Predicted 3D model of a 1525-nucleotide RNA (small-subunit ribosomal RNA) from a metagenome. RNAcentral holds the sequence, with entries from SILVA. The coordinates come from a structure-prediction model, not an experiment, and the mean pLDDT is 83.
RNA sequence: AGAGUUUGAUCCUGGCUCAGAAUGAACGCUGGCGGCGUGCUUAACACAUGCAAGUCGUACGAGAACGCCUUAGCUUGCUAGGGCUAGUAAAGUGGCGAACGGGUGAGUAUCGCGUGGGUAAUCUACCCCUGGAUUCGGGAUAACACCGCGAAAGCGGUGCUAAUACCGGAUGAUAUUUAUCGUACUUUGGUAUGAUGAAUGAAAGGUGGCCUCUUCUUGAAAGCUACUGUUUGGGGAUGAGCCCGCGUACCAUUAGCUUGUUGGUAGGGUAAAGGCCUACCAAGGCUACGAUGGUUAGCUGGUCUGAGAGGAUGAUCAGCCACACUGGAACUGACACACGGUCCAGACUCCUACGGGAGGCAGCAGUGAGGAAUUUUGCGCAAUGGGGGCAACCCUGACGCAGCAACGCCGCGUGAGUGAAGAAGGCUUUCGGGUCGUAAAGCUCUGUCAAGUGGGAAGAACCUGUAUAUAUUUAAUACAUAUAUGCACUGACGGUACCACUGAAGGAAGCACCGGCUAACUCCGUGCCAGCAGCCGCGGUAAUACGGGGGGUGCAAGCGUUAUUCGGAAUUAUUGGGCGUAAAGGGCGCGCAGGCGGUUUUAUAAGUCAGAUGUGAAAUCUCCAGGCUUAACCUGGAAAGUGCAUUUGAAACUAUGAGACUUGAGUAUGGCAGAGGGAAGCGGAAUUCCUGGUGUAGAGGUGAAAUUCGUAGAUAUCAGGAGGAACACCGGUGGCGAAGGCGGCUUCCUGGGCCAAUACUGACGCUGAGGCGCGAAGGCGUGGGUAGCAAACAGGAUUAGAUACCCUGGUAGUCCACGCAGUAAACGGUGAUCACUAGGUGUAGCGGGUAUUGAACCCUGCUGUGCCGGAGUUAACGCAUUAAGUGAUCCGCCUGGGGAGUACGAUCGCAAGAUUAAAACUCAAAGGAAUUGACGGGGGCCCGCACAAGCGGUGGAGCAUGUGGUUUAAUUCGACGCAACGCGAAGAACCUUACCUGGGUUUGACAUCUCCCGAAGCCCUGAGAAAUCAGGGUGUGCCCGUCAGGGAACGGGAUGACAGGUGCUGCAUGGCUGUCGUCAGCUCGUGUCGUGAGAUGUUGGGUUAAGUCCCGCAACGAGCGCAACCCUUGUCUCUAGUUACCAUCAAGUCAAGUUGGGGACUCUAGAGAUACUGCCCCGGUUAACGGGGAGGAAGGUGGGGAUGACGUCAAGUCCUCAUGGCCUUUAUAUCCAGGGCUACACACGUGCUACAAUGGUAUGUACAGAGGGUCGCGAGCCCGAGAGGGUUAGCUAAUCCCAAAAAGCGUACCCCAGUUCGGAUUGGAGUCUGCAACUCGACUUCAUGAAGUUGGAAUCGCUAGUAAUCGCGGAUCAGCAUGCCGCGGUGAAUACGUUCCCGGGCCUUGUACACACCGCCCGUCACACCAUGAGAGUUGGUUGUACCCGACGUUGCUAGGCCAAUCUGUUUACAGAAGGCAGGCACCUAAGGUAUGGCUGAUGAUUGGGGUGAAGUCGUAACAAGGUA
Repeated sequence: AGAGUUUGAUCCUGGCUCAGAAUGAACGCUGGCGGCGUGCUUAACACAUGCAAGUCGUACGAGAACGCCUUAGCUUGCUAGGGCUAGUAAAGUGGCGAACGGGUGAGUAUCGCGUGGGUAAUCUACCCCUGGAUUCGGGAUAACACCGCGAAAGCGGUGCUAAUACCGGAUGAUAUUUAUCGUACUUUGGUAUGAUGAAUGAAAGGUGGCCUCUUCUUGAAAGCUACUGUUUGGGGAUGAGCCCGCGUACCAUUAGCUUGUUGGUAGGGUAAAGGCCUACCAAGGCUACGAUGGUUAGCUGGUCUGAGAGGAUGAUCAGCCACACUGGAACUGACACACGGUCCAGACUCCUACGGGAGGCAGCAGUGAGGAAUUUUGCGCAAUGGGGGCAACCCUGACGCAGCAACGCCGCGUGAGUGAAGAAGGCUUUCGGGUCGUAAAGCUCUGUCAAGUGGGAAGAACCUGUAUAUAUUUAAUACAUAUAUGCACUGACGGUACCACUGAAGGAAGCACCGGCUAACUCCGUGCCAGCAGCCGCGGUAAUACGGGGGGUGCAAGCGUUAUUCGGAAUUAUUGGGCGUAAAGGGCGCGCAGGCGGUUUUAUAAGUCAGAUGUGAAAUCUCCAGGCUUAACCUGGAAAGUGCAUUUGAAACUAUGAGACUUGAGUAUGGCAGAGGGAAGCGGAAUUCCUGGUGUAGAGGUGAAAUUCGUAGAUAUCAGGAGGAACACCGGUGGCGAAGGCGGCUUCCUGGGCCAAUACUGACGCUGAGGCGCGAAGGCGUGGGUAGCAAACAGGAUUAGAUACCCUGGUAGUCCACGCAGUAAACGGUGAUCACUAGGUGUAGCGGGUAUUGAACCCUGCUGUGCCGGAGUUAACGCAUUAAGUGAUCCGCCUGGGGAGUACGAUCGCAAGAUUAAAACUCAAAGGAAUUGACGGGGGCCCGCACAAGCGGUGGAGCAUGUGGUUUAAUUCGACGCAACGCGAAGAACCUUACCUGGGUUUGACAUCUCCCGAAGCCCUGAGAAAUCAGGGUGUGCCCGUCAGGGAACGGGAUGACAGGUGCUGCAUGGCUGUCGUCAGCUCGUGUCGUGAGAUGUUGGGUUAAGUCCCGCAACGAGCGCAACCCUUGUCUCUAGUUACCAUCAAGUCAAGUUGGGGACUCUAGAGAUACUGCCCCGGUUAACGGGGAGGAAGGUGGGGAUGACGUCAAGUCCUCAUGGCCUUUAUAUCCAGGGCUACACACGUGCUACAAUGGUAUGUACAGAGGGUCGCGAGCCCGAGAGGGUUAGCUAAUCCCAAAAAGCGUACCCCAGUUCGGAUUGGAGUCUGCAACUCGACUUCAUGAAGUUGGAAUCGCUAGUAAUCGCGGAUCAGCAUGCCGCGGUGAAUACGUUCCCGGGCCUUGUACACACCGCCCGUCACACCAUGAGAGUUGGUUGUACCCGACGUUGCUAGGCCAAUCUGUUUACAGAAGGCAGGCACCUAAGGUAUGGCUGAUGAUUGGGGUGAAGUCGUAACAAGGUA
């Protein structure tokens, strides 16, 4: 620091996801040791049991028992007494503490917390310093004893007693209050302080010691003294209360809240200000800078993350707050409205004798429950700290330790060196090897940890005791106190840390991952299954993605997963984003608040800047040191803490006050243009209607029609009239307006703008949340109006349908008036204002200069409105002085797509609806611009038997053949639009043959290797359908040879390696092939342009069959294609003549190149020539080229063939061949016999023969080419009616044979018929081939004589020696073509032309397509699931209001009952007073109740839309002109 993911590819926008760090974590697998930390995040749920707050006898009274000793009595084991136990235990009065320490985070959005201040508005026990005092009395009461009640808890009565308990008096101040008079300071008229007077108002003793003084005189008492306590002041320290500034979550779909409310006066209350409380008076107070309400939440130092700014968080530690079963209340006290106190109410639990009682772990352990999840009912007060005490000491689940848990951080170990036969083994392999791997073993070492044995700390110093010394006190060298020193005493952890020794490599490695991101690859299994997955995505038979193995990578006593936070994310943007088209400018204006604001002088100092002071707790973080062997951890110091407050200064800028200025803004004057607005009036053209005339059969409408109108007179035409609406031409990217918008003419009223020149005001400005106004069309209300047009509606068409498009009608509406509504693609998709930044060219308005008689032209200024274009900018497109450039100010808006501009709520509206505006859920995209293709019922240009023009067919019949289907034991398999279907198959009776049935074989029918035997072979017999099995006979060859034998080939047998497979996969492949298409295209290098995909070249103008050529051009060249080179054919020349030929010469025959001969001709087969737009004319750019002509056998590629670019179709073929993988191996291999591939209601393709007279039959007769032939072609002759048979001449072929060419031509008959057409079908008889013609061959012949009389929709071929027609040959082949491949004979018609159909090429355009239109994609319906809205309601929570009831308790009043202290009186043990108490009343009030609202949650028959789902249904709305933009 980035990466993956939208696309065919690109750039951008934008979301999602990942890599990092962290955690009080949990879960899975695994687990050696130690140190330091941490450990109920959930139920503030309920709790058994134990412990967590006591202590003091130096405050007080009282005071056991067990036991031991002893005395007495005697009944010898009992009673009584005494001593010790012991002034002990336990309890009580009293003091101090219990308000600390410990826990938790429920509540609390608040002076609760943080920070900084204030208290002149306050308190503070214990502690420290300091001043004074510490006097005289009194009456009770618990304990205890006795009696009583109760189950218990507990309670009552009578009686006794003490105090540092309680009460009264005295004294008393610098205390408090008050009055008067001052002083200093000063921040509410307070603080400090002086004087005088008045009032109020205190105490408590205890312990140790000593007798110097007094009394008794032993020693004590008074007394003295020390310590301690008590009391009253002052000061300090500490702690606390209260107040204030600032900061402190979300929701405006919470906008108004408030009656003690806001303030005042008086009073009460408090330690203390204050509506804190009460009475009266006033009517205030808070709020858009967010009151009130709702939701959530303890706050902070800090912690995690981050470069930082920030974001998230508030465990452990520390500060503050709040709470203690829930709610309320007070008491005590220095402090509480009190966790281990009290009272009341409530819920719950427990005890009960049913009458009544007890309890509160959010203390430490622990239990249950909840939960993914969180420890021992441990040890000790040794240390630190706390309470009490003079102290010893006691208490202390605070704390110190230990235990459990890899929960976290840190450290250590599981060994080190050497060791190649690269062992064995695993995995893999191209079988050679590679890898695990120096890894192991082996050898040599070391000894951390763990184990064992032995030793063994620091943490301990106080206190206390004792000894000594000194000091103080004193009469005292006692005593006491203080200090110092020595000694003694105290350790839970713990025999722990640590050290030494012993033996021993011995006891100690796992987890995740390995497709990309992201380091790490192979084999097997599986086969869209099982599964994986953080995102993209893997898996449908060769998975580096699933599962396992091997190997590797990463981390390591841990490793992964899950959850959460920050980061990456500049993805809320202060640092640091945007708004023309990606999400995003408000429809437009006016304008309050707010924000911002021209030049200049001066003052102030709020902001700002600088310095200083205080604070910013400690811990943490950072740095530097130090201590544990290191580290984590701990300790010390420093720094930091960006903040707040106070203070001193500066004065540029902002601000504020005062003053000045003119350029911003405005006003005045003179002109100008204009569909700017409102009202009234007027005008003509046109449509329609009405009346009348003329006139007659149609009109109208459409793609074509029909509905409709018309003989009752339409349409057409003429004249007159009525009425409404809109204003042709001018008219213009012309004008005006803020926008919406505004268009005939005239008048009136009225707003704004521009230009020119001067004068005036003097910043008066810009923007603008809320607010107010305007606001197209359509819509609503009331009342008018209605010619035309025209939703709805009706009819006619179209259509599969047509609730549409088209047509005929037609109502709201459109128009006017007055209201409402308030939205638009209200768009320049571009908010307003100001300033700056090259130009060019139009246009509208006004002005200046020049010029002119004038107009025009030309130059120029301002304002508006367009186009082009530079810099700049932009993702690109584009924008570009009218910015989307560069800056400034203010407002609005955006933050992935869908859900959704929807639901709910609220506001507005008559309604329709508008405004505001979510969430659950779901997807990994949605989107912008541009690129290359493809496509278009887009455009342009061009070509092709593509259409058209013609000729002949197919489709109808019969048959042949192939296919589908069906059938079958099998009907083997493949090929399926063109580009499968007379195709593979150039030939299925057996074989072929792959299929079926049956019978056999298993190293095999075939190949190689090893071993043994034998040559091979031939013949015969038996069984059998054959394969085969069994048996017999005969027979030895070739090569070498040393005559043992060996070798080659062949046959038989055996063993295992292996053979075999027309089994699967053509979607694993090679090769070959088809097709687009013989179409003219497909690319590359360098350069240039573009951020890039890409473009350019290859486009453009011509031309061509052609990317053929020419010209032009940021391109210049090149390659594969085109063409040519090749073959054949057409003409000629030369050469050569046998088997071909025969003109001339000769011979010769019935005839015949038959013979001699010839080399002329035809021909054969070699070599050449010829054709190139070469020549002429015209057109064209002086071009390419085109048109015409001459010559020529042939003329513009002469005809034909071969030749098939880059690629497309996962096209075809694993059954030609080759081949990966899989499958099979007594079978899917192989042999044999028989059957099948030949089936047959049917459908299709390709053909043959026909339907006849341009014909058929009969007969006569003529002319080819190209082929084939020795297991062959076979003449001639003979036989047969014929197929054919017999015989065998010739021929290894220009020699012989197949071989007759046929149509044609001549003659005759047929006479338009199902025929002398047609030949199917069937019967009979034969021939040939072959082992064999039954299934299942061809042919001959006799007989039979079917359909068919020219073929519907549709469709095919062909442009010249072609179509059509006629025959001939060949391959395959024993035999078997109507098929296929060739050959020649005869031999046409037509092409105006490119509008249309099909296919193709180039350019361009649109696109939401890229599997590329056989594309994409929308909505209803049906089904399943999910979340959500409404819903008669139902049921919870919370809160408000009104009323009822009202515990405890405080306060007030009362108190007839009761009362010891003090006072008074006297009837002197009574009364009264003071002061209290029980009780009663009143106010307040918790819980509770009744009624009625608000908010919110759950649930609800039914219902609404939404989302998702592999195939469903119906249509085809959008994307191309998407077929109606």